The RNA shown here (transfer RNA) has 72 nucleotides and comes from an Actinomycetota bacterium.
Rfam family: tRNA. It is annotated as a transfer RNA.
The coordinates come from a structure-prediction model, not an experiment, and the mean pLDDT is 83.
The organism belongs to Actinomycetota, within Bacteria.
RNAcentral holds the sequence, with entries from ENA.
[in-house]
RNA sequence: GGGGCGUUAGCUCAGCGGGAGAGCGCCUGCUCGACACGCAGGAGGUCACUGGUUCAAUCCCAGUACGCCCCA
Repeated sequence: GGGGCGUUAGCUCAGCGGGAGAGCGCCUGCUCGACACGCAGGAGGUCACUGGUUCAAUCCCAGUACGCCCCA
């Protein structure tokens, strides 16, 4: 330098055009003598960034950045 894959909640990851979600973690309440477990509820996201396509973009296209892999 060329190519491929990835980037979504604190962490691990779903979601493939119209509602942003799960598990774990965190907070509150219930339960318990207390803790843990369990049960109920809740907070937390500029969907890496910029631009484009579209009535509408996490999703499609281009570029940029970062990470991993392959080629040279």